RNA sequence: GAUUUAUAAAGAAGAGGCGAGAGAAUAGGCUCAAUGACCCUCUGGCAACCAUCACAAACUCGGGUGAAAGGUGCCAAAUCCUACCCUCAGCGGGAACUAUAAAUU
Numbered sequence: 001g002a003u004u005u006a007u008a009a010a011g012a013a014g015a016g017g018c019g020a021g022a023g024a025a026u027a028g029g030c031u032c033a034a035u036g037a038c039c040c041u042c043u044g045g046c047a048a049c050c051a052u053c054a055c056a057a058a059c060u061c062g063g064g065u066g067a068a069a070g071g072u073g074c075c076a077a078a079u080c081c082u083a084c085c086c087u088c089a090g091c092g093g094g095a096a097c098u099a100u101a102a103a104u105u
Base pairs, nucleotide, nucleotide: 001105002104003103004102005101006100007099008098013043014042015041016040017039021032022031023030026083027082028081029080044075045074046073049071050070052067053066054065055064084094085093086092
């Protein structure tokens, strides 16, 4: 990098550095940003996918509940919103894309 499965309206920020754009990509919207964003470092935190431990049940071997925080991940806004389909529009739902985790390659 590719494939599969699952999840994505919840949650969680301070300090220092840098200095102009940033919010994945295209377009539109909207927002953040010299009262310093984005990004980097440190510290802190959130969550619980995998691993670990305990318990109950079961014997279909997949899984359930809880603890804890080792490997990841995350800490503006719903994946910021829309785009494709149901559907002409709105609401709602679904898909795709994207992100993350785990497994396989």
The RNA shown here (SAM riboswitch aptamer (S box leader)) has 105 nucleotides and comes from Algoriphagus boritolerans DSM 17298 = JCM 18970. Taxonomically the source falls in Algoriphagus boritolerans (Bacteria, Bacteroidota, Cytophagales, Cyclobacteriaceae). The sequence was found by an Rfam model in a public genome assembly.